[in-house]
Molecule: RNase P RNA; transfer RNA
Organism: Dehalococcoidia bacterium
RNA sequence: CCAGUAGGCCGGGUGACCGCCGCUCCGAUCUGAUCGGAGGGGAGGAAGGUCCGAGCUCCACCGGGUAGCGCGCUGGGUAACGCCCAGGCGGGGUGACCCGACGGAAAGUGGCACAGAAACAUACCGCCCGGAUGAGCGCAAGCGUCAUCGGGGUAAGGGUGAAAUGGUGGGGUAAGAGCCCACCGGCUCUGGCGCGAGUCAGAGGCCGGCCAAACCCCGCGCGGAGCAAGGCCAAAUAGGAGGGUGCUAAGGGACGCCCGGCCCAAGCCCUCGGGUUGGCCGCACGACCCCGCUGGCAACAGCGGGGCUAGAUUGAUGGUCACCGUCCCGACGUGUCGGGAUACAGAACUCGGCCUACAGGCCUACUGGGCCU
RNA sequence: GGCCCCAUCGUCCAGCGGCCUAGGACAUCACCCUUUCAAGGUGAAGACCGGAGUUCGAGUCUCCGUGGGGCUACCA
Repeated sequence: CCAGUAGGCCGGGUGACCGCCGCUCCGAUCUGAUCGGAGGGGAGGAAGGUCCGAGCUCCACCGGGUAGCGCGCUGGGUAACGCCCAGGCGGGGUGACCCGACGGAAAGUGGCACAGAAACAUACCGCCCGGAUGAGCGCAAGCGUCAUCGGGGUAAGGGUGAAAUGGUGGGGUAAGAGCCCACCGGCUCUGGCGCGAGUCAGAGGCCGGCCAAACCCCGCGCGGAGCAAGGCCAAAUAGGAGGGUGCUAAGGGACGCCCGGCCCAAGCCCUCGGGUUGGCCGCACGACCCCGCUGGCAACAGCGGGGCUAGAUUGAUGGUCACCGUCCCGACGUGUCGGGAUACAGAACUCGGCCUACAGGCCUACUGGGCCU
Repeated sequence: GGCCCCAUCGUCCAGCGGCCUAGGACAUCACCCUUUCAAGGUGAAGACCGGAGUUCGAGUCUCCGUGGGGCUACCA
């Protein structure tokens, strides 16, 4: 200097004028509403998706079983999680690093289409050993050459396929095969290390597989709805009509179902019709943010100090001017001029994550390559 | 803001993870028949919303994105 990997941050700024929302103070106004003045404050890293988890609110509660759903290597973190951190194993990369919905196929069931001889099961071609027939050579004994048929042995070689009785090499054999040996893989046993997932070493016989984001089995977890939750006030109408069930606790009520305990109350459920579409609370002090120290590899925890940071409700932060910042293009006098652009995108109860979108710029650490000293 | 559902020829719908060479009906085009049209018959063309993953194999299973649709407040 170039290329790459991981992490973090910014993502327009300043001033003036006009226009918005909320809070505090003062004044006007009989009160209220309203108006005027002053002072502070006023969208995000994702506010998006609504994929998870909670806080909070309501539905009387508790226990057991079952259905359904979710997670799935180990150990930690957290309020919790399907998230985060560290490690293990497997895979990719020269490497820094990255990816993995990662329990079980010996509880059972199911699938492996097509091709191929054969996919819980095998012999199409081939290889070896005999036999028969015919042709050839030979005087003959015979030779062992070619073709055809059939018997026995074989799973090394070839073909098919994603996958074919572990793989490679050697010995052995009529030809072959873990038949035997060496190394590697898988499985079983023993011992060491580790909280653990696992890992290392030794020994043994020789061993058909894959799919569970197939049904399923195992382990752990799970009430339901959601701020349009839920409360209060005001107003108006028709305290309406019909049906079912019941007032002995049947039915209803924390389930989808079943069982048990227990609680509430004269109600509950369904259909049709009518009235009101108003105001206030919930509504922001939070598992909150920043800095430092200690512990921890880290995620994070503890302690100390500091800070208050939108609460709208047809839904607020916009418009104009000027200068500057950044990027792109052109010109050249190499720092000037001119022009253009300035990303994704707007809270609606609040948080912890995941995922998706993003012009441009900055910082830190590491890896590889080149050059110079 | 929140909760739920869907996406297959031009349209409405089928689809066990392999015979999906993606099917049926309507519509379109061509031919046959008919004096002509209609009807009828034969044939053709025409699609899995997009991407990533699991698997030997995905329209189907899983995740993400895109697009479309439905529900909702108070009182008696």